[in-house]
């Protein structure tokens, strides 16, 4: 120094152009003598960053930042 690859909720991860979701964690209720296990439900997000295409952009584009692999 060049290439690939991932960055989305506290964590693990989907979503691949039409206003972002699961599980688990949290919280509140129900059950229980209580805790755990269960059931119900809320809550929680500038989709890494900056631009740039579109009517719209987590998605497409280019730069940059970091994190991992592999060649020099």
């Nucleotide at each position: 120094g060049a290439g690939c690859u991932c960055g989305u909720a506290g964590c693990u991860c989907a979503g691949g152009g039409g206003u972002a979701g699961a599980g688990c964690a949290u919280c509140c209720g129900c059950c229980u003598u209580u805790u755990a296990a269960g059931c119900g439900g809320g809550g929680g997000g500038u989709c890494g960053u900056g631009g740039g295409u579109u009517c719209g952009a987590a998605u497409c584009c280019c730069a940059c930042c970091g994190g991992g692999c592999u060649c020099a």